The RNA shown here (small-subunit ribosomal RNA) has 1503 nucleotides and comes from a metagenome. The sequence is in RNAcentral, with records from SILVA. The coordinates come from a structure-prediction model, not an experiment, and the mean pLDDT is 83.
[in-house]
RNA sequence: UAAACGCUGGCGGCGUGCCUCAUACAUGCAAGUCGAACGGGUCUUCGUGCGUUGGGCAACCUUUGGAUGAAGACUAGUGGCGGACGGGUGAGUAAUACGUAGGCAACCUACCCUUGAGACUGGAAUAACGGAGGGAAACUUCCGUCAAAGCCGGAUAAUAAGCCGGGUCGCAUGACCUGGUUUUGAAAAACAGCCUCUAUUUAUAAGCUGUACUCUAGGAUGGGCCUGCGCACCAUUAGGUAGUUGGCGGGGUAACGGCCCACCAAGCCUACGAUGGUUAGCCGACCUGAGAGGGUGAUCGGCCACAUUGGGACUGAGACACGGCCCAGACUCCUACGGGAGGCAGCAGUAGGGAAUUUUUCGCAAUGGGCGAAAGCCUGACGGAGCAACGCCGCGUGGGUGAUGAAGCCUCUAGGGGUGUAAAACCCUGUCGUCGGGGAUGAAUGCUCUCUAGGUCAAUAACUUGGAGAGAGGGACAGUACCCGGAAAGGAAGCCACGGCUAAUUACGUGCCAGCAGCCGCGGUAAUACGUAAGUGGCAAGCGUUAUCCGGAAUCACUGGGUGUAAAGGGUGUGUAGGCGGUAAUGUAAGUCGGAUGUUUAAGCCCGCAGCUCAACUGCGGUUCUGCGUCCGAAACUGCAUUGCUAGGGUGAGGAAGAGGAAGCUGGAAUCUGUGGUGUAGCGGUGAAAUGUAUAGAUAUCACAGAGAACGCCGGUGGCGAAGGCGGGCUUCUGGUCCUCUACCGACGCUGAGACACGAAAGCUGGGGGAGCAAACAGGAUUAGAUACCCUGGUAGUCCCAGCCCUAAACGAUGUUCACUAGGUGUGGGAGGUUUCGACCCCUUCCGUGCCGCAGCUAACGCAUUAAGUGAACCACCUGGGGAAUACGAUCGCAAGAUUAAAACUCAAAGGAAUUGACGGGGGCCCGCACAAGCGGUGGAGCAUGUGGUUUAAUUCGACAACCCGAAGAACCUUACCUGGUCUUGACAUUGUAGUGAAUGUCAUGGAAACAUGACAGGCCCGCAAGGAACACUAUAACAGGUGCUGCAUGGCUGUCGUCAGCUCGUGUCGUGAGAUGUUGGGUUAAGUCCCGCAACGAGCGCAACCCUUAUUCCUAGUUACCAGCGGGUUAAGCCGGGCACUCUAGGGAAACUGCCGGUGACAAACCGGAGGAAGGUGGGGAUGACGUCAAGUCAGCACGGCCUUUAUGACCAGGGCUACACACGUGCUACAAUGGGCAGGUACAAAGAGUUCCGAAGCCGCGAGGCAGAGGCAAUCUCAUAAAACUGCUCUCAGUUCGGAUCGGAGUCUGCAACUCGACUCCGUGAAGUUGGAAUCGCUAGUAAUCGCGAAUCAGCAUGUCGCGGUGAAUACGUUCCCGGGCCUUGUACACACCGCCUGUCACACCAUCUGAGUCGAGUGUACCCGAAGUCGUGUAUCUAACCGCAAGGAAGAAAGCGCCGAAGGUAUGCUUGGUGAGGAGGGUGAAGUCGAAACAAGGUA
Repeated sequence: UAAACGCUGGCGGCGUGCCUCAUACAUGCAAGUCGAACGGGUCUUCGUGCGUUGGGCAACCUUUGGAUGAAGACUAGUGGCGGACGGGUGAGUAAUACGUAGGCAACCUACCCUUGAGACUGGAAUAACGGAGGGAAACUUCCGUCAAAGCCGGAUAAUAAGCCGGGUCGCAUGACCUGGUUUUGAAAAACAGCCUCUAUUUAUAAGCUGUACUCUAGGAUGGGCCUGCGCACCAUUAGGUAGUUGGCGGGGUAACGGCCCACCAAGCCUACGAUGGUUAGCCGACCUGAGAGGGUGAUCGGCCACAUUGGGACUGAGACACGGCCCAGACUCCUACGGGAGGCAGCAGUAGGGAAUUUUUCGCAAUGGGCGAAAGCCUGACGGAGCAACGCCGCGUGGGUGAUGAAGCCUCUAGGGGUGUAAAACCCUGUCGUCGGGGAUGAAUGCUCUCUAGGUCAAUAACUUGGAGAGAGGGACAGUACCCGGAAAGGAAGCCACGGCUAAUUACGUGCCAGCAGCCGCGGUAAUACGUAAGUGGCAAGCGUUAUCCGGAAUCACUGGGUGUAAAGGGUGUGUAGGCGGUAAUGUAAGUCGGAUGUUUAAGCCCGCAGCUCAACUGCGGUUCUGCGUCCGAAACUGCAUUGCUAGGGUGAGGAAGAGGAAGCUGGAAUCUGUGGUGUAGCGGUGAAAUGUAUAGAUAUCACAGAGAACGCCGGUGGCGAAGGCGGGCUUCUGGUCCUCUACCGACGCUGAGACACGAAAGCUGGGGGAGCAAACAGGAUUAGAUACCCUGGUAGUCCCAGCCCUAAACGAUGUUCACUAGGUGUGGGAGGUUUCGACCCCUUCCGUGCCGCAGCUAACGCAUUAAGUGAACCACCUGGGGAAUACGAUCGCAAGAUUAAAACUCAAAGGAAUUGACGGGGGCCCGCACAAGCGGUGGAGCAUGUGGUUUAAUUCGACAACCCGAAGAACCUUACCUGGUCUUGACAUUGUAGUGAAUGUCAUGGAAACAUGACAGGCCCGCAAGGAACACUAUAACAGGUGCUGCAUGGCUGUCGUCAGCUCGUGUCGUGAGAUGUUGGGUUAAGUCCCGCAACGAGCGCAACCCUUAUUCCUAGUUACCAGCGGGUUAAGCCGGGCACUCUAGGGAAACUGCCGGUGACAAACCGGAGGAAGGUGGGGAUGACGUCAAGUCAGCACGGCCUUUAUGACCAGGGCUACACACGUGCUACAAUGGGCAGGUACAAAGAGUUCCGAAGCCGCGAGGCAGAGGCAAUCUCAUAAAACUGCUCUCAGUUCGGAUCGGAGUCUGCAACUCGACUCCGUGAAGUUGGAAUCGCUAGUAAUCGCGAAUCAGCAUGUCGCGGUGAAUACGUUCCCGGGCCUUGUACACACCGCCUGUCACACCAUCUGAGUCGAGUGUACCCGAAGUCGUGUAUCUAACCGCAAGGAAGAAAGCGCCGAAGGUAUGCUUGGUGAGGAGGGUGAAGUCGAAACAAGGUA
C1' cells in the first nucleotide's frame, strides 16, 4: 500500500473493498412525468329526455335499454418537457487528449433573468377509436371517422439579407453607431382560476391574474473552434507526405479551416528527432525524499474517451445518443423454420478467470435531480444498514498489598540459580461485554387557517410575492447514539525473533542427515544459526511472510561523479551545423532583475480555532500552490544593432634547421648465383646429433660477371611530421615549423556531432620482380607423445606499379585550445648582451626535447610550467563480472572481415594500487659432511631383527620426521588378541544395613585349572562385660571395572624445521591504511657477535657466558689407592714397618682475556701472523632447543571432558597366538680372506662399571657348556675379570681353500612349575650361499673415521640391539660451479590451505536459457483491386401526393422507387512488422566428480 498468504482474534468509531477476462450474463430494479395541451375509453355519482317491465283508479312508484349533460377518479394513444443530466468503466488515445495561459473582429446556447414589441386571419390531416384482413410470435396491411399548445397558408414587425451613404475606433482580416431603399420573414385567437366593473341569461364572453407561446436586444450558464508552452521509451525507426503544402473560386457548417470539390503552383514536416514502432487515459493530487528529484494516477474532485464489435445518420438547444433508431459481424435466446428478440464498463447478484475484493438489504426521512400550477410521482443518484482486522484511530483483557521467594517446569560446579510479586491469599474498582429501565439531534420546506406589507388593476375582489402567528401531519437508520441502575475479576492475548547486521541464551535431540537462510553463512557427535523446551527481547488485536515503490545509492552525480594504471580519451587531422568567445563606447530591452495586477476550482498538505468524551474523522478561517498572462520600471551582465581599438589570430620583410613528402638518377660493402683457375676430403649444423651437401671435386681461396633487397660508421632519451611514420648520395617539385623586425588587416578566434582526408603490419585483385629472410609444407632431431621450441630445406609473402582493406598494447594506455602557479640541470634550433684579434666561456630571451624536484593533486603508485596542479571552452567516452567486442538487424567491403551493438541466463564478486608472507627450473651475499676431496659401508650372500603384504580362530594395538621404534629384553606371567571353561556388588576402591565367622595356615577329594566341597589347627587389643575394633564370608544398596571410541574435545610429555639465528615489545617518527622504521646499509662474526652510520632511542626471549666433564698446575687431605728414599722380607709380589715425595682419588684455587707484539682495516669492530703458554682465538665434549609450524605423535605410561558398555566391551583360569611365510623394503651381524686364517707357543698394556633373592675366589671334577664347593665382599679392600687387537714364533700359499660358517643329525649343560609350538649355551659330526656386490645410496673433518675388545641397564633364563668405556689409530678438504637444506637482502607473482599453490582448453555426462532452422500456425499493418449493407449528399425524364395557386386542365412543392459519389464488414493478390511452435545445427552458462594434455601466473621452464 485498493494488497494477498500463515498463525491468532474482545469492543467501538471513521474510511475502503474485481488492480486479473472492456469475459459471458439468469432474475429484479436503475427515467420518467404532465388530464391545468388533446380527442377518446373505463368506473362512480347526480341530472335530462325517449322507449320498455310490473304495480296503481290516478298522481306516481318501479325494472331495464339506448341517447344526452355535469362532476370526480383512473388511463392506452396524440402532444409537451425530460431520456445529451445523474451513475459506470479506462478498452482505445503519445495528441482531434490533458495541464496552464490566452484568443474567437470566426460561433451556438433549451430551461432561467432583464428590455422592448406582439399574440391577427384561415386550412388540411392523423393516431387513438370502429370495421375487415395477415402472422406462431414480434408485429403489420387496408377502409372509415375525429382532436389539439401536433401540422400548413396568409397579414404585420425588426438592429435578418442585398445595394447606396455618413461618422467613430481598432494589431490585419475589420468592429461599432447611423440615414435611405429593396427583398425575405413569427406565433398556440392556448390552458387554469376569478366574476368587482362592461355585456348578457348566474354562467359564459370580454376583462383580470397566473402559466404557456412568438419576435428583438442583452445577461447568466453550458458548450464549439484556434494558439503558445509543458507532456513516456526506442535511431538496431532517417527520411516522411499527392488533399499532401499554398493560392483562386465554390460547397458545407452554429462557426474558421483542404473540412469537401474543381483548377493552378510545388510545396510542407524533419537531427531542437519528422515518419514508424512499443507502452500509456491526463490532471488536482498520493507515497517517498533534507531538498532537487524518483515512483504512482484506487477511493474524492476536474477534463477526455467508451458503452457487445464495426459503420451510419435521424430527432433535438444540445447526441452521431450506456438502459434510442438503421445496417453489417460474432455470440446467446424464442420459433409453427416462414421469421423474430437481446446487450449489467448502472445497483445487487451468477458463472468464469484469479493470490484476491461484499448484500439478489431498507428508504426516498435528509441532500440533489426530472416532470408538474401544485398536491405529488419517479430517482440502486443519494441517505442508511449488512459482510470483511483491508486500513487509520481509540478502549479493554484489571488495580493495590503480597516470601530471602510455595508448587510445577528449566538449569546446575548438587551448594544453588531462574521463571518471580509472577501465582496463591487478602483488600478494591467496574471501562467494554451482559441484564433491566429511560431515550435523542438529524425537520427545514410544504399544506390549512388568520393577520400584515407590496405587485397588478378601475378595484379594498381574485391571483401572486415577502413577513408574522396558529394548527395538523411527517424518520429508512432505530428503540440506534447517549443516560441511569444491578451483579460478578467474573467473558476477553497472541505473533515473531534471540550467530553478526539487530534488542534478546541456555538445555536436550539430530549428526553435511533432517533442515535453516534477507546478506555473510550454519549443520560432518559437545550447534547461542536445524527441531523442541525453558528463559529472554520486540510488537500487540494483531504479529510475521510475500509482492511493489521511494530512501539509504554522490550506484546516471542539475543540486552532486568520473576517464595515466580500477569501467572510461575517438588512431590522427581538416572542417559543416552547433556550443563558447578579447577590448572601448552608444542604442535597444529578448534573456535577467524589481514592483503591481489577473489567474492558479473545491478538496488535500501546512497554521489557527471549533464539533463529535479523546483521537481518527469533520466544520470554519488563513497561508501556500515555487507556474503562466498583463502593465510599469532598471540597464550591471548575456544577446541584438552600430562605431572604434590591438594584447588573440592572420599578412608582410629578413634569416634558420631538419631521416617532412613525391618523382627521377646514382654508389659502395655484404649475400646468393654463374663462368674460369688453384686445391682435396670433407663441409655444414647442434646441448649432442641427424636430415642436407661433397670424388660428377664440395667447403676454402682467386678473378670476372649478373641479380635483387637493405643502407654500416656518423647516430645522439638528436631532428622532422597531425598521427601512421621517416635514415646511402645527388637533382627537380612541394608542405609545415622556428627566430628577429613590428609595416599592414582589425576578433577574422577556440572546439567540433555528422562529413571528408590520411592511416603500421598482415591480407585481397591485376601486372611485374624475386638476392636474402620466411607463415604453410617436407625432412631430421627432442619427447611418453611433439601437428612446438632446435636443425636442414622451402612456397606464398616481404620489393615495385595500380586499386582495395581501415584494423593494432594505432600507448605518454594521458582529447584539443587558452591563461596562471618555486626551482635546478642537460640537450636541439634561433636572437641579443658582454668579452675578445678571433673562437670559446659567461649572462638574458623565444621555440622544441629529456631528467630531478617544491607547493598542489592522487586510492596509492606517481604527476609536478611538456601537470595527472589551479581555472575557462568544446568534443568523445564510462556506470559490477561473465554472457560479449557476441547474436539479430543495418551500413561498408571482391573476400577476409570492419563499424554500430543487445537480451535471456548466471555469479557475489571481477578489478586497481600498495602491504606482510610464502614460492620461483629470479638475482646477490653467506653457512652446513650439502657438494667436492678422501676413508669405510649399504644395495649382491647367509643369518639376526623390524615393517609392509599375505595367511590365520588369533597372528593384540599404536607409530610412517616409522622400520633392533613404544619393547631397558612375548616359553607361563607379561597380554591388551583367539578358543574353551567359569563369576556377576564383582579381581580392585569407598560408604552403609542385616547376619555369620577371628584373621590365617595345613591337608584331603573332584577338576586342565579357575573353582567347589570337606577336615584339622588357630585369638592380639579395648571394654560399663552386652559387646566393640580389625579382617574374612553371605545377602542387599549406592557403585566398581573397561588397554572400549574420540590425540580432530584436552592436560602433560615428545618429535620436526633446528642448536638454524632468529622472534618480538615500549615510546617516538613515517604512512589514509594494512604496515614500515628499529631488525635495513658499510664492515665483521659460529652467532641480530661486535663496530660504524642512520628517525630512531631503548628493552625482552633466543646467541654467547654462567653448569658438568676433559686437558695444565697449585693447595688441602692420605685409606681400601700409591711406593721415591730408609728398614724388614719372599722364588716372586707394597707383602710388612714406615712414608705422603710421586701416580691417583676428590674438595678448593689458579689459568685463556685477542691480554701482548707486528701487519691489514676506517684512528672502529675485527681479521692475519707471531711471542709466551699445558691449552689460542666459543681449547675438546656434554647438558641447555627462542617466537612459532605441522588439527605432527601419544586417551595403550599417566591424568582428563564427552560418548558407549554393565550376567559384559568387566573379572578369573587352561591352552594357543603375538615367533605363521610365496614375497618386498629398512637396520644390523658374519663373511667372501694372506694388512688374512689356524696353532699357541709365548709376552704385554686399559678404562668405565656392577654386585646380598647378589658378585662369587682358591681348590677339585668335566674336552666343554658347567658342576661340587664356599673364602672374601654392602666394595679405591673381595668378586665379576684372562681385556682384545698389538708384539713374537711356526704353519697355510690363492683354492670355494686350514676362507666362510649357514643348515642339518646326534649328545649334553643351565635357568625355570614348565624349554613341543618357542630359550641361551657346550661338544662331536655336517660344511650351504658367498670370490667385494647394478642402478642407486649412507656415515664421517681428529683422538674423528676405521678397527679391537670390556662393562652396564632390562633380566629366573634369553642381544648381532641399546647405553657407556677404553686400546690401536688414519686419509682428505683445491674450492662453492653444481645436488640437498638453511639464513639475510632484493626482485617477480594471477599463490595466502601459501608451488603438494593457482589455473586453461578440447572431450564425455546432466540441466538451463539463447541464436539459427526446411517450414508451419496466428496477430497487426501497407499497397492495388473486387464486392458493396445502412446512410447522408446529388440526381430523380416514367410513378405517387391532403394543405398553397388555379374555374379547370394543370402548376408549385413534396414523397417514394431507381441511379450516382462516398462507404463498414467481407474477398483476392502482394509486401512489411511481430509472436508461438519446429526435426536438425551452433556456440554459451552451470554442475559433485571424470578423460587428455600442460597454455597462463616465477625468466612458469621457448618472457